[in-house]
RNA sequence: GGUGAAGCCGGGAAUGGAGUCUCCCAAAAUUGCCUUCGGUGGCUGAUGACUCCUGUCGCAAU
Numbered sequence: 001g002g003u004g005a006a007g008c009c010g011g012g013a014a015u016g017g018a019g020u021c022u023c024c025c026a027a028a029a030u031u032g033c034c035u036u037c038g039g040u041g042g043c044u045g046a047u048g049a050c051u052c053c054u055g056u057c058g059c060a061a062u
Base pairs, nucleotide, nucleotide: 010025011024012023013022016053017052018051019050020049021048032043033042034041
């Protein structure tokens, strides 16, 4: 340098989908915050970040 075989190209980041980027994990990563001993009570968001779609909420107009 060439050829052949085997394996891999996965998952996750508080509720959905797609793209890009970042981070994390190899049976783990992950499973929101505040208060309370616990129970309870209260609060934000469909993002880890950006863009778009869907859903939801609020306001305004028709």